[in-house]
This is a predicted structure of a 135-nucleotide RNA (c-di-AMP riboswitch aptamer (ydaO/yuaA leader)) from a Deltaproteobacteria bacterium. The model forms 92% of the base pairs in the Rfam consensus. It matches the Rfam family "c-di-AMP riboswitch aptamer (ydaO/yuaA leader)". Rfam's curators write: This family represents a conserved RNA structure found upstream of the ydaO and yuaA genes in Bacillus subtilis and related genes in other bacteria.
RNA sequence: GCAACAUUGUAGCCGAGAUCCGUUACCAAAAACGGAUGCGGGGGACCCAGAGUAUGGGGCGUAUUCCUUAACCGGAUAGGGCACUUCCAAGCCCGAGCCCGUCAGCUAACCUCGUAGGCAUUUGGAUGGGCAAUG
Numbered sequence: 001g002c003a004a005c006a007u008u009g010u011a012g013c014c015g016a017g018a019u020c021c022g023u024u025a026c027c028a029a030a031a032a033c034g035g036a037u038g039c040g041g042g043g044g045a046c047c048c049a050g051a052g053u054a055u056g057g058g059g060c061g062u063a064u065u066c067c068u069u070a071a072c073c074g075g076a077u078a079g080g081g082c083a084c085u086u087c088c089a090a091g092c093c094c095g096a097g098c099c100c101g102u103c104a105g106c107u108a109a110c111c112u113c114g115u116a117g118g119c120a121u122u123u124g125g126a127u128g129g130g131c132a133a134u135g
Base pairs, nucleotide, nucleotide: 005135006134007133008132009131010130012119013118014117018037019036020035021034022033023032024031038115039114040113041112042111043110048105054102056103057100058099059098060097065076066075067074079094080093081092082091084128086126087125088124089123090122
């Protein structure tokens, strides 16, 4: 130094929403701007599908649908989340909101947009790896 085994410890979450480079500035950091990569979304042929056109239509998203109410409230529900991954069991939570603007099915090439925001961490069992320390 490498490999194997054992023990102990450890890892933030939702979401596509991250990384790198350069310039300005400049002790440096941060910030702003630009670019690239990665990730995510939209538009967009043939073929296929399909009918639609005010009860307008459509997109992002888990966030649909039903009951009750004049409405609010409330109750359920498709679906979604709960801390390294996966599985099982129980428990808890969400089930919103926003946008386009008369217009869009799928869709190769191609075109185009975003890269935010909000918050803390349920338990038990099994399983598989990562990192660190010790032997």